Transfer RNA from Alistipes sp., 72 nucleotides, folded computationally. NCBI's taxonomy places the organism under Bacteria, Bacteroidota, Bacteroidia, Bacteroidales, Alistipes. Its Rfam family is "tRNA". Gene Ontology term of the family: triplet codon-amino acid adaptor activity.
[in-house]
RNA sequence: GCCCCUGUAUCUCAACGGAUAGAGAAGCGGUUUCCUAAACCGAAGAUAGCAGUUCGAUUCUGCUCGGGGGUA
Numbered sequence: 001g002c003c004c005c006u007g008u009a010u011c012u013c014a015a016c017g018g019a020u021a022g023a024g025a026a027g028c029g030g031u032u033u034c035c036u037a038a039a040c041c042g043a044a045g046a047u048a049g050c051a052g053u054u055c056g057a058u059u060c061u062g063c064u065c066g067g068g069g070g071u072a
Base pairs, nucleotide, nucleotide: 001071002070003069004068005067006066007065010025011024012023013022018055028042029041030040031039048064049063050062051061052060
């Protein structure tokens, strides 16, 4: 260089092209406790970027960027 796979919350993963993008762990606040842990309750937090297709895109297409693998 070329080919393939991949990118969603701090992490691990969900989400027929259609409702307000969900869950577990972590972190934060609260209840409980003499204190901590555990348990329970609550809130916050994300679609790599730019275009295109579509009534509608996390999902499909193109390019760019990042990661992994293959090939000479």